This is a predicted structure of a 74-nucleotide RNA (transfer RNA) from a Nitrosopumilales archaeon.
Rfam family: tRNA. Rfam describes the family as follows. Transfer RNA (tRNA) molecules are approximately 80 nucleotides in length. The family has 954 seed sequences and 5,335,975 matches in Rfam 15.1. It is annotated as a transfer RNA.
The coordinates come from a structure-prediction model, not an experiment, and the mean pLDDT is 81.
RNA sequence: GCGGUUGUAGUAUAGUCUGGUUAGUAUGUGGGGUUUCCAACCCUAUGACCCGGGUUCAACUCCCGGCAACCGCA
Numbered sequence: 001g002c003g004g005u006u007g008u009a010g011u012a013u014a015g016u017c018u019g020g021u022u023a024g025u026a027u028g029u030g031g032g033g034u035u036u037c038c039a040a041c042c043c044u045a046u047g048a049c050c051c052g053g054g055u056u057c058a059a060c061u062c063c064c065g066g067c068a069a070c071c072g073c074a
Stems, first nucleotide, its partner, number of pairs: 001073007010027004020057001028046006050066005
C1' cells in the first nucleotide's frame, strides 16, 4: 500500500441480511425487602447504537467518506 471482519450501557452480548412497537438480555452499580449478620434470593431504579454526510415520511439497520481494533496479502 491492497483486501476482509468488527465497532451497541461500566463489562459481555442480541437486533442489522428484509428500515417502522418505548433498542432487548445478562452482569455491574444505587435504593428497598428477606436474614441475628453476610452470601444467595425477590422488587425497583440506573445507563448504550464509533464519527461526519447522504437517501427516505421514517436509519443501530441502506449508501458514501473517515477513525479505531483484529486477520490476510504484498